[in-house]
RNA sequence: GCUCGUAGCUUAAUGGUAGAGCAGUCGGCUGUUAACCGAAAGGUUGGUGGUUCAAAUCCACCCGAGCCCU
Numbered sequence: 001g002c003u004c005g006u007a008g009c010u011u012a013a014u015g016g017u018a019g020a021g022c023a024g025u026c027g028g029c030u031g032u033u034a035a036c037c038g039a040a041a042g043g044u045u046g047g048u049g050g051u052u053c054a055a056a057u058c059c060a061c062c063c064g065a066g067c068c069c070u
Stems, first nucleotide, its partner, number of pairs: 001067005008022004016053001025039004046062005
């Protein structure tokens, strides 16, 4: 200097209700388990400020991860 940080994990959301898959929980299905089906739960969107009617999103700084140059 560049890229990135969102649920336990992998990730979506280009300024207007934060969603999905997997995992976990509960239930259904059955000789049993797995698979399958259904439901509920799980998020201070890394932190602090700023802009805006409204910020995960734009801006500044800080923290952390990766990469590059010297």